[in-house]
RNA sequence: AGAGUUUGAUCCUGGCUCAGGACGAACGCUGGCGGCGUGCCUAAUACAUGCAAGUCGGACGAGGAGCAGGGUGCUUGCACCCUGCAGCCGAGUGGCGAACGGGUGAGUAACACGUGACCAACCUAUCCUGGAGUGGGGGACAACCUGGGGAAACCCGGGCUAAUACCGCAUACCGCCCCGCGGUCAAAUGGCUGCGGGAUGAAAGGGGGCCUCUACUUGUAAGCUUCCGCUUGAGGGGGGGGUCGCGGCGUAUCAGCUAGUUGGUGGGGUAACGGCCUACCAAGGCGACGACGCGUAGCGGGUCUGAGAGGACGAUCCGUCACAUUGGGACUGAGAUACGGCCCAGACUCCUACGGGAGGCAGCAGUAGGGAAUCUUGCGCAAUGGCCGAAAGGCUGACGCAGCGACGCCGCGUGUGGGAGGACGCCCUUCGGGGUGUAAACCACUGUCAGAAGGGAAGAACUUCGGGUUCCCGAACAAGGAACCCGGUUGACGGUACCUUCAGAGGAAGCGCCGGCUAACUCCGUGCCAGCAGCCGCGGUAAGACGGAGGGCGCAAGCGUUGUUCGGAAUUACUGGGCGUAAAGCGCACGCAGGCGGUCCCUUAAGUCCUCCGUGAAAUUCCGGGGCUCAACCCCGGCGGUGCGGAGGAAACUGAGAGACUGGAGACCGGUAGAGGCCAGCGGAAUUCCUGGUGUAGCGGUGGAAUGCGUAGAUAUCAGGAGGAACACCGGUGGCGAAGGCGGCUGGCUGGGCCGGUUCUGACGCUCAUGUGCGAAAGCGUGGGGAGCAAACAGGAUUAGAUACCCUGGUAGUCCACGCCGUAAACGAUGGGCACUAGAUGCCGGGCCUUUCGACAGGUUCGGUGUCGUAGCUAACGCGUUAAGUGCCCCGCCUGGGGAGUACGGUCGCAAGGCUGAAACUCAAAGGAAUUGACGGGGGCCCGCACAAGCGGUGGAGCAUGUGGUUUAAUUCGAAGCAACGCGAAGAACCUUACCUGGGCUUGACAUUCAUGUGAAACUCCUUGGAAACGGGGAGCCUUCUUCGGAACACUUGAACAGGUGUUGCAUGGCUGUCGUCAGCUCGUGUCGUGAGAUGUUGGGUUAAGUCCCGCAACGAGCGCAACCCUUGCCCUAUGUUGCCAGCGGUUCGGCCGGGGACUCAUAGGGGACCGCCGGUGAUAAACCGGAGGAAGGUGAGGAUGACGUCAAGUCAUCAUGGCCCUUAUGUCCAGGGCUACACACGUGCUACAAUGGUCGGUACAAAGGGUCGCGAACCUGCGAAGGUGAGCCAAUCCCAAAAAGCCGGUCUAAGUUCGGAUUGUAGUCUGCAACUCGACUACAUGAAGGUGGAAUCGCUAGUAAUCGUGGAUCAGCAACGCCACGGUGAAUACGUUCCCGGGCCUUGUACACACCGCCCGUCAAGCCAUGGAAGCCGGGAGUGCCCGAAGUCCGUGACCCAACCCUCGGGAGGGAGCGGCCGAAGGCAAGUUCGGUAACUGGGGCUAAGUCGUAACAAGGUAGCCGUAGGGGAACCUGCGGCUG
Repeated sequence: AGAGUUUGAUCCUGGCUCAGGACGAACGCUGGCGGCGUGCCUAAUACAUGCAAGUCGGACGAGGAGCAGGGUGCUUGCACCCUGCAGCCGAGUGGCGAACGGGUGAGUAACACGUGACCAACCUAUCCUGGAGUGGGGGACAACCUGGGGAAACCCGGGCUAAUACCGCAUACCGCCCCGCGGUCAAAUGGCUGCGGGAUGAAAGGGGGCCUCUACUUGUAAGCUUCCGCUUGAGGGGGGGGUCGCGGCGUAUCAGCUAGUUGGUGGGGUAACGGCCUACCAAGGCGACGACGCGUAGCGGGUCUGAGAGGACGAUCCGUCACAUUGGGACUGAGAUACGGCCCAGACUCCUACGGGAGGCAGCAGUAGGGAAUCUUGCGCAAUGGCCGAAAGGCUGACGCAGCGACGCCGCGUGUGGGAGGACGCCCUUCGGGGUGUAAACCACUGUCAGAAGGGAAGAACUUCGGGUUCCCGAACAAGGAACCCGGUUGACGGUACCUUCAGAGGAAGCGCCGGCUAACUCCGUGCCAGCAGCCGCGGUAAGACGGAGGGCGCAAGCGUUGUUCGGAAUUACUGGGCGUAAAGCGCACGCAGGCGGUCCCUUAAGUCCUCCGUGAAAUUCCGGGGCUCAACCCCGGCGGUGCGGAGGAAACUGAGAGACUGGAGACCGGUAGAGGCCAGCGGAAUUCCUGGUGUAGCGGUGGAAUGCGUAGAUAUCAGGAGGAACACCGGUGGCGAAGGCGGCUGGCUGGGCCGGUUCUGACGCUCAUGUGCGAAAGCGUGGGGAGCAAACAGGAUUAGAUACCCUGGUAGUCCACGCCGUAAACGAUGGGCACUAGAUGCCGGGCCUUUCGACAGGUUCGGUGUCGUAGCUAACGCGUUAAGUGCCCCGCCUGGGGAGUACGGUCGCAAGGCUGAAACUCAAAGGAAUUGACGGGGGCCCGCACAAGCGGUGGAGCAUGUGGUUUAAUUCGAAGCAACGCGAAGAACCUUACCUGGGCUUGACAUUCAUGUGAAACUCCUUGGAAACGGGGAGCCUUCUUCGGAACACUUGAACAGGUGUUGCAUGGCUGUCGUCAGCUCGUGUCGUGAGAUGUUGGGUUAAGUCCCGCAACGAGCGCAACCCUUGCCCUAUGUUGCCAGCGGUUCGGCCGGGGACUCAUAGGGGACCGCCGGUGAUAAACCGGAGGAAGGUGAGGAUGACGUCAAGUCAUCAUGGCCCUUAUGUCCAGGGCUACACACGUGCUACAAUGGUCGGUACAAAGGGUCGCGAACCUGCGAAGGUGAGCCAAUCCCAAAAAGCCGGUCUAAGUUCGGAUUGUAGUCUGCAACUCGACUACAUGAAGGUGGAAUCGCUAGUAAUCGUGGAUCAGCAACGCCACGGUGAAUACGUUCCCGGGCCUUGUACACACCGCCCGUCAAGCCAUGGAAGCCGGGAGUGCCCGAAGUCCGUGACCCAACCCUCGGGAGGGAGCGGCCGAAGGCAAGUUCGGUAACUGGGGCUAAGUCGUAACAAGGUAGCCGUAGGGGAACCUGCGGCUG
């Protein structure tokens, strides 16, 4: 620091996801040791049991036990009594503490917290300092005794008694109050302080010691002394209370809140200010800088994260607040409105004798429950700290320790070294080997931890005790106090840390991952199953993604997962984002608040800056150092702490105050253009209607029609009239307006702009939340109007349907007036203002200059409106002085898609609806721009037997053949639009053969190797069972070579293995088809672009051609094209046998012979054609047109040749081959059957339907092939197929071999025929082991359909089509009419490129990229999910009014009661019970409010491989689409009106 994911690819936008860190965690697997931390996040749920706050006998009086002494009773050892112990226990009175410590986070959005000020408005027990005092009296009440009530808890009456308990009195340094007079401080209510006077207010004793003084006189008391207390006032310290500024949260779908409310006066209350409370008076107070309401939450130091700014959090530790079963209340006290106190009410639990009582773990343990989840009912007060005490000491679940938990952090170990070209096992393998792997074994060592044994700390210093020294007080050598020295005592942890020794590698490794992100790869299993998954995505038979294994990677006593949080995320953007098209500029304007604001000068000092001071607790973080062996951890020091407050200073900028200025803004004067607005009047053209005339059969309408109108006279035409609406031409990226919008002419009223003058004001400005106004069309209300047009509606068409597009009609509406609505693609999809930053060119309005007589024209300037364009910007497209550039100011808006501009709430509206505006759920994208393709019922150019023009066919018939289907035991398999279907098959009777049935074999029909045995085995012959395969029997044969070891061959048995036309062509090679013989497909370098990519290859010409030329940011090159190759057409040369024969000779008349090479021909080698020549066209080029010459002319004709690629095209059954499968069978052998089936359907052919023909006879001319298991002449036989015999020929020699159509002649005469030949019968021939299933051919007989073929469809452009025959491969034969090849005869037509099909190039649109056989919308149906409404039902929260009213404070009363003081003894002062009143918790009633749950039914929404209906959108998407609105319709949608171009 980034990465993955939208696309075919690209750039951008944008979301989702990941890698990092952290945790009070939990879960899964695993688990050796130690240290330090840490441990109910949920039910502030309920709690059994124990403990957590007591202490003081040196405040007080009883009591008890014990001991000692004495006494009494006597059953002589007990009971009772008294005294004593300054001893022990101890209820009670009293004091102090219990308000600390400990827990929890429910409540609380608040002065609760943090920070900083302030209190001159306050309190403070204990503690410290120093001052003063501590005199003298009194009356009670507990305990106790006694009586009584009660189950208990406990209570009541009577009686006794003490105090440091209680109450008067005295005294008053002093406090407080009042009065008077000063001083001083202060902004001030006032504070501090001095003096004088008056009133008033205290106290308590206890312990020790000693007799110096006094009294008795041993000693004690008074006394003295000392310690601890008590009272009073002052100061200090620490603690607390109160006030204020600032800071820290979500929601505006909470916008208004408030009656003690805001203030005042009097009173009350408090420690103290205060509406804190009360009476009266006034009517205020708070709020968009967010009051009030609702939701959530303890706050901070800090913790986690982050570069930081921030964000999230608030466990442990520290500070603070709040709470203590829920709610209310006070008492006591220095302090509480009190966790382990009290009273009341509620809920709950427990006890009960039913009358009443008791209780509060959010203290420590622990229990139940809840939950994913959180510990021991431990030890100790040894340390630290707290309370009490004079002290000893007591208490202390604070605390110190231990226990449990890998919960976290840190440390250590599970060994170390050597040890093979490398064991076994396991895994992989190309079978060679490789991996695990120096890993193990083995050898040599070491000894951490754990184990055993022994030793063994620090934490301990106080206090105190014993001894001693010095000092203070004192009369004192006493006691007491202070300081010091020596010694003793005190350890829960714990025999722990640590140390030593012993033994022995001995006891100690797992978890996750291995497709990319992301480090790490193979095998097997599985087969869209099982499963994985953080995102993208894996799995449908070769899965590096599932499961296992081997191996590897990463961490390691842990490792993963889940959850949460920060980061990455610049994805809320302060640092640090955006808004033309991605989400995003309000439809437009005016404008209050707010924000921002021109030039100069002065002042001020709020902001701002500098310096200093205070504070910013400690802990934490950071830096330095130190201590535990290190570390974690702990200790010490330092820095920092961006903040707040105070003081001093600066004055540039902002602010504030004062003054001035003219450039911003406005005003004034003079001109000027204009569909700017409103009102009134006027005009002509046109449509329609009405009247009349002329006139007659149609009109109208469409793609074509029909509905409709018309003989009752339409349309057409003429004249007249009525009425409404709109204003042709001018008219224009012309004008005006803020926008919506504005168009005949004239007049009236009226707004704004521009130009010129430079006269005035003097910053008066810009923007604008809320607000106000304007605001197309549609729509609504009321009243008019209504010609045309026209939602709805009706009819006619179209159509599968047509609720549409088209047509004929037609109502709201469109128009006017007034009032609503308030929305649009209200768009420049671009808020407003100001300033700055190249130009070029057009138009509109004005001014100036020059010129001119003037109009023009030229230059310049201001304002407006367009186009192009520099810099710059932008993701690109594009924008570009009219910015989307560069800056400033202000406003609005955005934060993934869907759900949804929906629901709910609020608000506006008559309604329609508008504005505001979510969530659940769901997806891994949705998007923008551009690129390359593909596609278009887009465009342009061009080709092709593509159409057209022609000729002949197919589709109809019969047959052949292939296929589908069906059938079958099997009808083996493959091929499937073109590009499967006379295809693999260029030969299925057996074989082939792969299929079926049956019968056999199992190292096998075939290959290689090894081992065992045999050499009478194999082989040949005979015989026998059998359908054969396969068996049985018999005979012949005793192998060959040899270096004598053996080898070869054959068989048997065994083992490796063979074998498979079994599967996968979607694992493959090879081969092939197809687009297509179409002209294309690419590369290097350069250039352009962020990039995909473009350029080149586009353009202008031209060509069959990316063929060539020219041009050009391209220049070149490659694969294709062409050429080179073969055949053919002409010529030449060479050679002439088996070929040829012109001339010569011979002849049996046959090139037959001699001979010849001239010719044909054959073979081989050359030549020839190149737009080369001429003319024309063209850019003078390329080329094209015409001509000459030539056998051939513009690639002469044909063939071979098939670019990059496409179709997961075809083939595992040609072959090869990976994987999988079978192994007495899916192998192999054999016989028979099947592949030849047959209601049908299709393809490809043959033969025909006839006279351009059939038939009979005669007669002519090829080419190319084949032939020895062969072709087979001639001859003979047979009607014939053929048979017999067999010459010649291994072939330019012989044979197949007759070419046929043709030509000549005869016949048939338009018919189911002398056409046609199917079918069937009979008889044969040939091949073959064998023609039944199932061959071909022959003869005779039979003589079917068929009379030129519907829709549709195929081939062909010249030696072609058509037609005629010939040959060959395969092959015993043949189902061949097929295929391949050969020649003979030999046409017609092409105007042309509109259309169909295919293709090429350019361009355009695209929502397609599996690429239009694409994509995609809505209803309906099914399942699942969340959600809105809803009669109701249920529950929670807060509030209002009323009722009832506990405890309790306060107030009043108090006829009843009462010890202290007074008293004249009657009473009084004072107090209390009781009663009444105000307030008042819980509760009740009432009407509402708010939140939530649930609900018959209902609404839409989302999601879900293969449901239904259509086809709306994307291409001109087949009616361009979309926006607003209105109506209509199963549905997408359609139509009207206005708008937009996306």